Record summary: RNAcentral holds the full RNA, with entries from SILVA. This is a predicted structure of a 306-nucleotide part of an RNA (small-subunit ribosomal RNA, central domain) from a bacterium.
Context: one part of a larger RNA
RNA sequence: UUGGGUUUAAAGGGUGCGUAGGCGGUUUGUCAAGUCAGCGGUCAAACUGCGGGGCUUAACCUCGUAUUGCCGUUGAAACUGGCUGACUAGCGUGGCGUCGAGGUGUGCGGAAUGCGUUGUGUAGCGGUGAAAUGCAUAGAUAUGACGCAGAACUCCGAUUGCGAAGGCAGCACACCGGGCGCCUACGGACGCUGAGGCACGAAAGCGUGGGUAUCGAACAGGAUUAGAUACCCUGGUAGUCCACGCAGUAAACGAUGAAUACUUGCUGUCCGGCAGCGAUGUUGGGCGGCGGAAACGGUGAAACUC
Numbered sequence: 001u002u003g004g005g006u007u008u009a010a011a012g013g014g015u016g017c018g019u020a021g022g023c024g025g026u027u028u029g030u031c032a033a034g035u036c037a038g039c040g041g042u043c044a045a046a047c048u049g050c051g052g053g054g055c056u057u058a059a060c061c062u063c064g065u066a067u068u069g070c071c072g073u074u075g076a077a078a079c080u081g082g083c084u085g086a087c088u089a090g091c092g093u094g095g096c097g098u099c100g101a102g103g104u105g106u107g108c109g110g111a112a113u114g115c116g117u118u119g120u121g122u123a124g125c126g127g128u129g130a131a132a133u134g135c136a137u138a139g140a141u142a143u144g145a146c147g148c149a150g151a152a153c154u155c156c157g158a159u160u161g162c163g164a165a166g167g168c169a170g171c172a173c174a175c176c177g178g179g180c181g182c183c184u185a186c187g188g189a190c191g192c193u194g195a196g197g198c199a200c201g202a203a204a205g206c207g208u209g210g211g212u213a214u215c216g217a218a219c220a221g222g223a224u225u226a227g228a229u230a231c232c233c234u235g236g237u238a239g240u241c242c243a244c245g246c247a248g249u250a251a252a253c254g255a256u257g258a259a260u261a262c263u264u265g266c267u268g269u270c271c272g273g274c275a276g277c278g279a280u281g282u283u284g285g286g287c288g289g290c291g292g293a294a295a296c297g298g299u300g301a302a303a304c305u306c
């Protein structure tokens, strides 16, 4: 570079906003840059392509033509473009309504875990494939009461929902963002994409200062093993949490870039609107059969009755 490709073979940027650039709705008039047509200039010759001619042929020689380009000039005005006026189907704004774990901040709640104080209580607890390290007569484990701390929010919960992606889940409030439906009121192409750029960006990690219940790299011990720098067990620092900065990576995945238009279907769990059906479930009402004075009892395999 291409009439080629990019879910899994090489190949979609982690995501958005947006600069230049590229592309761009309906319509009026105009200009003539692109575009098209006529004419002119230039494009040296040789060479080369094509068509002829001359050496017996060829090589060779020779004639004509082409050389798609550039410049000038005269026109055309459909399309692209510039300018101008108008439009509303794209886009945006407004009003009304609606949806959601969308974001930020503040406050509150219960369970669990660990710890502290205290009561009961006594010899084990814990852990494993089996054990041991570990904890415990200085009273553990278990159980009751009270208190403290930090972190996460059981059920609901779902191929559910929201967000550009990362991601987002107890409850309440405040503020902020978004989608969808209706009205078609307003603006009038304001649009799409987007090299650079800017912003956001899980976890781990880094800096400063807090916090530290749980879990837990490193580390220590106990096991296992030929060994065991592991898997299992007992502990446990950083971290996990918060504030403010940095960092900028993930199988950042739908391994599928964004936008618009067109083109068979199937489904309805999400949102807005309108209907109906529906169980031996449930509520209320009506009417029976058998037994029993009544309260009440039973619904079963069969017969009878209802």
Stems, first nucleotide, its partner, number of pairs: 014200004021193003025087003029083003033080002035076008048066007090190001091187003094183006102176007109153001113149008124135002161168002205246006215239001219235004290297002